c-di-GMP-I riboswitch aptamer from a Clostridiales bacterium, 87 nucleotides, folded computationally.
It was read from a public genome assembly, where an Rfam model found it.
RNA sequence: AGUUGAAAAUGGCAAACCUAUCGAAAGAUAGGGACGCAAAGCUAUGAGUCUAAGGCACUUAUGUGCUAUGAUUGUCAGGCCACCAAU
Numbered sequence: 001a002g003u004u005g006a007a008a009a010u011g012g013c014a015a016a017c018c019u020a021u022c023g024a025a026a027g028a029u030a031g032g033g034a035c036g037c038a039a040a041g042c043u044a045u046g047a048g049u050c051u052a053a054g055g056c057a058c059u060u061a062u063g064u065g066c067u068a069u070g071a072u073u074g075u076c077a078g079g080c081c082a083c084c085a086a087u
């Protein structure tokens, strides 16, 4: 430096759900909590997915459709970086 994660060690993260706050929503943050994770560390670059405030179109007194500039890295790739062990 590359590959791998069977056993082991030091540890780490934290789904659902609950509470509070923010947000139009999706969702996020903090605390509690553990389903899981060897990159469940960082990054919205590509694809996917979610939402649709605003905008546009139609309808009309209320809705429908489209749309990301909103979100998701715990959907999958790409990029960057890293602990332990084996080889």
Base pairs, nucleotide, nucleotide: 002087003086004085005084012037013036017032018031019030020029021028022027035074041080042079043078045077046076047075048072049071050070054067055066056065057064058063
Taxonomically the source falls in Eubacteriales (Bacteria, Bacillati, Bacillota, Clostridia). Its Rfam family is "c-di-GMP-I riboswitch aptamer". From the family's description: GEMM was predicted in a large-scale screen for bacterial structured RNA regulatory elements.